[in-house]
Context: one part of a larger RNA
RNA sequence: AGCUUACGGUGAAUGCCUUGGCGCAAAGUGCCGAUGAAGGACGUGGGACACUGCGAUAAGCCCCGGGGAGCCGUGUACAGGCGAUAUAUCCGGGGAUCUCCGAAUGGGGAAACCCGACAGAGUAAACCUCUGUCAUCCCUUUGCUGAACACAUAAGCUUAGGGAGGGGCACCUAGGGAACUGAAACAUCUUAGUACCUAGAGGAAAAGAAAUCAACGAGAUUCCCCUAGUAGUGGCGAGCGAACGGGGAACAGCCCAAACCGUUGGGGCUUGCUCCAGCGGGGUUGUAGGAUCUGGCAUAUGGAAGUUACAAACCGACCUGUUAGCAGAAUGGUGUGGGAAAGCCUACCAAAGAGGGUGAUAGUCCCGUAUGCGAAAACAGUGAGGCUUCCGCCAGACACCUGAGUACUGCCGGACCCGUGUAAUCCGGUAGGAACCUGGGGAGACCACUCUCCAAGGCUAAACACACUUUGCGACCGAUAGUGAACAAGUACCGUGAGGGAAAGGUGAAAAGCACCCCGGUGAGGGGAGUGAAAUAGAACCUGAAACCGUAAGCUUACAAGCGGUCGGAGGGCUAUGGCGCGUCUGUGCUCCUGUGAAAGCAGGGUGUGCGGCGUUAGGCCUGACGGCGUGCCUUUUGGAGAAUGAGCCUGCGAGUUAAUCUCAGUGGCAAGGCUAAGGGAGUUACACCCGUAACCGUAGCGAAAGCGAGUCUGAAUAGGGCGUAUAGUCGCUGGGAUUAGACACGAAACCAAGUGAGCUACCCAUGGGCAGGGUGAAGCGAGUCUAACCGCUCGUGGAGGCCCGAACCUUUAGCAGUUACAAAUGCUUGGGAUGACCUGUGGGUAGAGGUGAUAUGCCAAACGAACUUGGAGAUAGCUUGUUCUUCCCGAAAUAGCUUUAGGGCUAGCGUCAUGCGUUUAGUAUUGGAGGUAGAGCACUGGAUGGGCUCGGGGGCUUAUCGCUUACCAACCCCAACCAAACUCCGAAUGCCAAUACUCCAGAGCAUGGCAGUCGGACUACGGGAGAUGAGUUUCGUGGUCGAGAGGGAAAGAGCCCAGACCAUCGGCUAAGGUCCCCAAAUCUAUGCUAAGUGGGAAACGAUGUGAGAUUGUUGAGACAACCAGGAGGUUGGCUUAGAAGCAGCCAUCCUUUAAAAAGUGCGUAAUAGCUUACUGGUCAAACGAUCUUGCGCGGAAAAUGUAACGGGGCUAAGCAUAGUACCGAAGCCAUGGGUGCCACAGCAAUGUGGCGCAGUAGGGAAGCGUUCUGUUUGCUAGGAAGGUGUACCGUGAGGAGCACUGGAGCGGACAGAAGUGAGAAUGCAGGCAUGAGUAGCGUAAAACAUGUGAGAAUCAUGUUCGCCGUAAGUCUAAGGUUUCCGACGGCAGGUCAAUCCGCGUCGGGUUAGUCGGGCCUUAGCCGAGGCCGAAAGGCGUAGGCGAUGGACAUCCGGUCAACAUUCCGGAACCACUCAAAUGGAGCGAUGGGGGGACGCAGCGGGGUAGGCCAGCCUGUUAUUGGAUUCAGGUGCCAAGCAUGUAAGCGUUGAUGCCCGUUGGUAAAUCCGCGGGCGGAGCCGAGGUGCGAUGGUGUGCCCUUGAGGCGCAAAUGGUUGAGCCUUGCUGCCGAGAAAAGCCUCUAAGCGUUGAUAUUUGAGUGCCCGUACCGCAAACCGACACUGGUAGACGGGUAGAGUAUACCAAGGCGAAC
Repeated sequence: AGCUUACGGUGAAUGCCUUGGCGCAAAGUGCCGAUGAAGGACGUGGGACACUGCGAUAAGCCCCGGGGAGCCGUGUACAGGCGAUAUAUCCGGGGAUCUCCGAAUGGGGAAACCCGACAGAGUAAACCUCUGUCAUCCCUUUGCUGAACACAUAAGCUUAGGGAGGGGCACCUAGGGAACUGAAACAUCUUAGUACCUAGAGGAAAAGAAAUCAACGAGAUUCCCCUAGUAGUGGCGAGCGAACGGGGAACAGCCCAAACCGUUGGGGCUUGCUCCAGCGGGGUUGUAGGAUCUGGCAUAUGGAAGUUACAAACCGACCUGUUAGCAGAAUGGUGUGGGAAAGCCUACCAAAGAGGGUGAUAGUCCCGUAUGCGAAAACAGUGAGGCUUCCGCCAGACACCUGAGUACUGCCGGACCCGUGUAAUCCGGUAGGAACCUGGGGAGACCACUCUCCAAGGCUAAACACACUUUGCGACCGAUAGUGAACAAGUACCGUGAGGGAAAGGUGAAAAGCACCCCGGUGAGGGGAGUGAAAUAGAACCUGAAACCGUAAGCUUACAAGCGGUCGGAGGGCUAUGGCGCGUCUGUGCUCCUGUGAAAGCAGGGUGUGCGGCGUUAGGCCUGACGGCGUGCCUUUUGGAGAAUGAGCCUGCGAGUUAAUCUCAGUGGCAAGGCUAAGGGAGUUACACCCGUAACCGUAGCGAAAGCGAGUCUGAAUAGGGCGUAUAGUCGCUGGGAUUAGACACGAAACCAAGUGAGCUACCCAUGGGCAGGGUGAAGCGAGUCUAACCGCUCGUGGAGGCCCGAACCUUUAGCAGUUACAAAUGCUUGGGAUGACCUGUGGGUAGAGGUGAUAUGCCAAACGAACUUGGAGAUAGCUUGUUCUUCCCGAAAUAGCUUUAGGGCUAGCGUCAUGCGUUUAGUAUUGGAGGUAGAGCACUGGAUGGGCUCGGGGGCUUAUCGCUUACCAACCCCAACCAAACUCCGAAUGCCAAUACUCCAGAGCAUGGCAGUCGGACUACGGGAGAUGAGUUUCGUGGUCGAGAGGGAAAGAGCCCAGACCAUCGGCUAAGGUCCCCAAAUCUAUGCUAAGUGGGAAACGAUGUGAGAUUGUUGAGACAACCAGGAGGUUGGCUUAGAAGCAGCCAUCCUUUAAAAAGUGCGUAAUAGCUUACUGGUCAAACGAUCUUGCGCGGAAAAUGUAACGGGGCUAAGCAUAGUACCGAAGCCAUGGGUGCCACAGCAAUGUGGCGCAGUAGGGAAGCGUUCUGUUUGCUAGGAAGGUGUACCGUGAGGAGCACUGGAGCGGACAGAAGUGAGAAUGCAGGCAUGAGUAGCGUAAAACAUGUGAGAAUCAUGUUCGCCGUAAGUCUAAGGUUUCCGACGGCAGGUCAAUCCGCGUCGGGUUAGUCGGGCCUUAGCCGAGGCCGAAAGGCGUAGGCGAUGGACAUCCGGUCAACAUUCCGGAACCACUCAAAUGGAGCGAUGGGGGGACGCAGCGGGGUAGGCCAGCCUGUUAUUGGAUUCAGGUGCCAAGCAUGUAAGCGUUGAUGCCCGUUGGUAAAUCCGCGGGCGGAGCCGAGGUGCGAUGGUGUGCCCUUGAGGCGCAAAUGGUUGAGCCUUGCUGCCGAGAAAAGCCUCUAAGCGUUGAUAUUUGAGUGCCCGUACCGCAAACCGACACUGGUAGACGGGUAGAGUAUACCAAGGCGAAC
């Protein structure tokens, strides 16, 4: 270290439980709100965190009723109380109170806050407090004012009264109105008038009493069931889809306008007429009705109706119900146990045996249940009665009325089943435009006839929808389920926001929740003791699985390679659900016999057997040295160990369901019939029961139809033919399948609707702020020079610039680092801009079909070619993935046709199941056929070679013509030899068709019906095409195998060879292939070959390798090879050539001598020469050549990690060839046993016998196991259920028992039924736990020591050194945060370690204002009475209001607390208002007029001030003492008021001032403006100085050492000097807020009865903020994060400087 066992930890599955959910049914209820709602904020308790209740009368107050002993709501106890026999708590009804916000309503506003006006009250002038009223719009009403336009009217203001506003889950009506999607694309269409937005109403809403349907007639509407998926409509596609009529639920009808009569008011006038408006009567319909007139009849002591319409108000007995309640039968004992309700024994009740609780399971213990009873008050209902209202009919005449910009028409739209169509009907827009009862509409174009109805006005209950309450129920869930939520859940948390949105139940019967002791830090935790039935029930608490982590034990492991198993197995350890035995183990069940008994049963005996008991047993269990074989699972594929996909592991969850319609099968009822739907009755613990025949299917067909009918259609037909006729359906239940629905589950990118976002960023608007320092030196101007004058030149002055260098600031060129970072964009170094098109704060604007954009498709809250959120929505997905228990039978396809089709589909083919048919199929043999392939051939069509013959043509010669010739081309023809997929004079083998015979019953054939899958194929052999007669290529055909096939062989291998696996066997025989070893079987037999390790990779080509064969030569007349010798002469042949002599080249190639010798085979020379060969002789001695065919070998032969081209060893056979014998060898075949399917036979069946089968993916069929719940039945259980752990038993399997331990209350069997019914994979979901790994990391920069505290100190405190920042890492402040501030105590968690410490936890404390900021004013912008516009929502906007980033505005110094101070205290001030008093004596007075407030940028200068430096002065201190010196420190002081009135500015081009006039300033004005005149120097104004101040501060001293007291030194000068103050000056062009406060003028009005003003005194002064952090550990960045964050101050030395370096004050040393 591995396996196993035992015991633990972790963890929270499982089981059991349920307070919470889900669904259905019935009954009831159904709006709330200005009398302030819904919903909230804040409060409220003795202490009080959350929930609940309540509201300053605050877990409550009052009255009425109920009830009766306990109570003060819950978590949740403590303290303190209340009540006990009716006055507690509690329950019900009715009242009172009811802060603030919210329609929110006095005005404003950032909801829960701020600020008012009037009246009244509080001793009350100011101030403050309390009470009431004060919004807008509409209607009515009162009064007044009063346009165009004279009266009048409109309109406005006003009095009084009434109403509206806002909210509400779903339901309802209306105004607008999508898209994804479907149509396999898409546009009409569909989705769908859906989603959504908006308006409005109610408890319901809407609709509704025919200008309707129909054709008999019916007689408002609404809803349900049918009609019917019919008629229709429809790119006649996808789809959409009525009505008439029938059956039910519920039922209910009415009123105006008008004619006519009367009357009130007003107008006109013609003075009794008419018009207008109002009121009363009358009147309300279609076989028309009414009015008017005439005629006739009639009458109430009566009749009718009514509160929902029809007229309207109120009271109401009785009864019923709701909102609290009451009564309510009946048991004891026993033993077990912690406990009895279980067991046993024994009773009782029952109109009550529903249910729940009680220490286990209770009819008789408790609450209840059946049944019966009950209300002061409020509400609801029925409702007698009171009361209220109404009451003519007929006939005739007459022609008065009966709904007008209406009906209708044209055009354009919409709704209807109806998409423009033949398009009626209804509605709207637009342009026209009737009749009017002798009239009008409709009946699906239109017309006629007929029938029917009466539009253009209105009201109307019930039946129907939805929600809530109460009650009841559930083959609904049981904590990953059921609501998101069983629990302080719409909570925590996330997001700017709209919005999103969790996790989390269980001690025990009872807290009896561990007194006491011990260890430990007065810890955490643990050990004892005790409680309890149990503490391994101890609060992290029932049960307590697995992953994962340990401890102990048994076996194994240190020369040994890997899918981790399986088979065998040495050795070691162990013992039993098996086997066997025992009946002298008699316990027990069954069985048999006997006895007894009426029987049930009891007693005795016997055999066998089951269970139990005892004994024995290794073939069992654990481990496993060694050996054989062996490349996981899933998915997807032709093909996967694949280096193709998915899974870290475990547990839980996780996917073909449901409804409607259709179809097939099974099964059942009834049957020429079958069956109900809605609904009704009655009833219940009823998945019962009885009605209901409307409808549907069937019973008759044919035809386009009229129609006819066992026939009919076609047709001239009586013919023929087509379709029918010889009959079975229908309704349930179950199963297979289809269609429509999300339809097996998960998954897009997208589309649309309505909202939320400009706190980031883009641009814009308003108002503020920022930019060290240095340089350059434009225009202009001045001077000089020059010129007739300009011009020009020089010098100076001047200070321009999208100028230069360079900090802050903005930005980011390059590099490096970083890349699970410091950081979801940073750090370092280096860069760019840095007075400008610059940067920046605050407030605002622009919004997705959009905005913004110096365009990058950039940005619009860390993802933008169209934001985000929610919804349509479960969009769609011909695509990918996943899809859960078992066994048995059969078993494919990867092809054809069509397809915007090719990775999809439909039909056919191939599979399966059911039913039927019958020798139908198949094989072989024989016989008979059709055919044009292979081959072959050249007869055709073409191609093509040689020769011959020979037309013709060309060339040459010749020529008058004729001819001749030819080494040219060449037809026909002949000979020879050929070629062809689109040639055939021929022509097979196979195959195909048919007949006959035989064989075989094969899961063969055919038919009908249900259900599929398959349409990606792969290799191999043969026959072809394409290609290169390339490919592991591609495409066809015919087989085979794989696919979907295991086994043996080929080393290893989907497709090759052999062979088709039902199971078992330590049986046998074979196939392919093998037999030396690995490795089973021959070192077998015989004959050859190979020498190359050929075998055991390869071609053209090459070679005297070698074996065999054949042909042809030479050879004892001496071959071949070798050696010796010769190899000559004419001649240097001729030509050519400079030369050419055998040997540059051309021509010829003779002759002679010879044994033989070329006018020369090669080398060679300038040419010769020389060497050599052919050829000849000799020596030698017997074989020697050439060619062809063939077996086996050789060369040709180079690749990358390592031999590596036999599988290895190795082999000369253990290679190759031939012949032979034996053996091995598979899941083949046989044998033996067993299982199962089908068939046959026998049998009633069970079953038996026989035969043949049983590989299998997609797929079809069959039979089962298990889970949860239900019914019936039968059982188990505290003497221990479920669940969990273990186990050697049973079953073919899914699975099922027994036993032991744990556990502590429920759970099984059988037979049926119903399903949220089975998990290993979906980059699945949730939780837990591993691995990586004690690894990376611990986030710029420095610490060390001592002492203290403490259980414990690197880190805490104190001290001493050291280090860091110092235009900051110091100080102040805005935003933002919201208690982090200070103290005490603590240390579980947080803190990147630790911690005694903390920005952590608990408790307590802390923020003090007339003057600081806000409440006053206005900017951009926003809101907006009236108003204008718009489908609605709403948009714009006047008056008016809000709104700082700006304007205005009164306090300073010192001290003080642990924590606050311009706020408290001390001292010294000021502002506003009120009152009083005094002075004084005419004006005062605004929301109006005027002034003023009041403004840019750059540059520049002066004067000051803050600050700095130096000197002086003061204090302290230093070398042993004194002491100059040195060193260190200090050397300051407000506002207001008064005086001074300086610098600067304006001003003689006229300051301050005075006078006159004045058509302007919306009225007025003494003001302003304007005009004229007088006069002549002022006006304005920083700072400084003095007082303030005999004070305070500052060194020090004293004691009682503290939260104390006392006392008081210097306090000057020089120099430098700002970005501060001085609203200055100059220049420039881009020409640079508003309003109020303030001053002044008058109007109304007030004022000599004394205003305004001044002085003094007295008094008053409200609300909110104020702690702390604030370049950061407290803000924005998920963090105690190297990032970001506006403004002010910002010292010294060096330096131009805020650069840089080092320091001061001050702050830090960064948490391993």

This is a predicted structure of a 1712-nucleotide part of an RNA (large-subunit ribosomal RNA, half A) from an Anaerolineales bacterium. The full RNA is in RNAcentral, with records from ENA.